[in-house]
RNA sequence: CUGAGUGAGUGUUUGCAACCGCAUGAUUUGCUUUCAGCAACACAUGAGGAAAGUCCGGGCUCCAUAGGGCAAAAGGCUGGGUAAUACCCAGCGAGGGCGACCUCGGGAAAGUGCCACAGAGACUAAACCGCCUGUUUAUGACAGGUAAGGGUGCAAAGGUGGGGUAAGAGCCCACCGUGCGGAGGGCGACCGAAGCAGCAGGGUAAACCCCCUUUGGAGCAAGGCCGAAUAGGAAGGCGAUGACGGUGCCCCCCGAGCCUUCGGGUAGGCCGCUUGAGAUAUUGAGUAAUCAAUAUCCUUAGAUAAAUGGUUGCACCAGGACAGAACCCGGCUUAUGGUUCACUCAGGCGU
Numbered sequence: 001c002u003g004a005g006u007g008a009g010u011g012u013u014u015g016c017a018a019c020c021g022c023a024u025g026a027u028u029u030g031c032u033u034u035c036a037g038c039a040a041c042a043c044a045u046g047a048g049g050a051a052a053g054u055c056c057g058g059g060c061u062c063c064a065u066a067g068g069g070c071a072a073a074a075g076g077c078u079g080g081g082u083a084a085u086a087c088c089c090a091g092c093g094a095g096g097g098c099g100a101c102c103u104c105g106g107g108a109a110a111g112u113g114c115c116a117c118a119g120a121g122a123c124u125a126a127a128c129c130g131c132c133u134g135u136u137u138a139u140g141a142c143a144g145g146u147a148a149g150g151g152u153g154c155a156a157a158g159g160u161g162g163g164g165u166a167a168g169a170g171c172c173c174a175c176c177g178u179g180c181g182g183a184g185g186g187c188g189a190c191c192g193a194a195g196c197a198g199c200a201g202g203g204u205a206a207a208c209c210c211c212c213u214u215u216g217g218a219g220c221a222a223g224g225c226c227g228a229a230u231a232g233g234a235a236g237g238c239g240a241u242g243a244c245g246g247u248g249c250c251c252c253c254c255g256a257g258c259c260u261u262c263g264g265g266u267a268g269g270c271c272g273c274u275u276g277a278g279a280u281a282u283u284g285a286g287u288a289a290u291c292a293a294u295a296u297c298c299u300u301a302g303a304u305a306a307a308u309g310g311u312u313g314c315a316c317c318a319g320g321a322c323a324g325a326a327c328c329c330g331g332c333u334u335a336u337g338g339u340u341c342a343c344u345c346a347g348g349c350g351u
Base pairs, nucleotide, nucleotide: 001347002346003345004344005343006342007341008340009339010338014315015314016313017312018311019310020309022046023045024044025043028040029039030038031037048322052333053332055331056330057329058328059327060219061218062217063216067251068250069249070248072215073214074213075212076211077091078090079089080088081087092105093104094103095102096101106210107209111208112207113204114203115202128150129149130146131145132144133143134142135141136140158176159175160174161173162172163171177199178197179196180195184191185190223271224270225269226268233262234261235260236259237258238257245254246253278297279296280295281294282293283292284291285290
């Protein structure tokens, strides 16, 4: 210098100022029927790293006083973190990459399936071409031996070298691999010495299945409060011999109204709603994730058919991509144009 890998930051055409406009807040002032409501000035604040997906985990609310079982669903190496998780951190093993690094993770010896096509042969696995021997006539044909060479295929009876053989083959030997073994190391997943043995036909469980672990359900349109209106209507059915309901089924437990049809009236406001498993800084513990202590900050969006826009000037070039909160938080996944920083790997050049 070029390319690559990992991590972090930034984040509305940027910043500053002025004017006009919108929403919320609390203070002040005024009006009004106290509460409460309305209006005005000034002040403060006002969409994201993903707000998206609704894929996980919870907080919170109700069923509800809450148990047991079946079914079903989800997860799956080990240890740690967390409110919790399928998340995060650190390791172990397998695979990919020259490498920095990346991806994956219970069981195929419990059983049942599937592996198209090609190929001789793909779970009772094999002889197409070829090589060798014999009969015959050199070819050809037939019989026998072979699985080292070639072919087909994602995958074909361990690999390399040597000996041996009619030709070959773990047939024999050396090393590697594989199986048994298990000194020793580690919290653990695992690693693993000596020694023994010619020893070997796969893959797939996001196929059914088996094993272990976890799980009650529904969700802010949850759920409450106030106000208003009508017809405290009519007919029928079930119900203390326990209805309805307890959100797949059964048991248990609770327990008094429930369901259908016809007819009539109302559709408003407030809460939930933003102070939190919160943020920032310092110190300590820890490899780290994270935890603890101390200090500081919080008028830091809370709308409800849905608010944050427009103009001008100066400066600066980094923002023009993907894209807008609707109960909140922790994750994951997806979309995405730029720009800044740090560390690491490979190659080249120079010293």
This is a predicted structure of a 351-nucleotide RNA (Bacterial RNase P class A) from Candidatus Psychracetigena formicireducens.
Lineage of the source: Bacteria > Bacillati > Candidatus Lithacetigenota > Candidatus Psychracetigena.
Of the family's consensus pairs, 95% are formed in the model.
Rfam family: Bacterial RNase P class A. Rfam classes the family as a ribozyme.
Its mean pLDDT, the model's own confidence on a scale to 100, is 77.
It was read from a public genome assembly, where an Rfam model found it.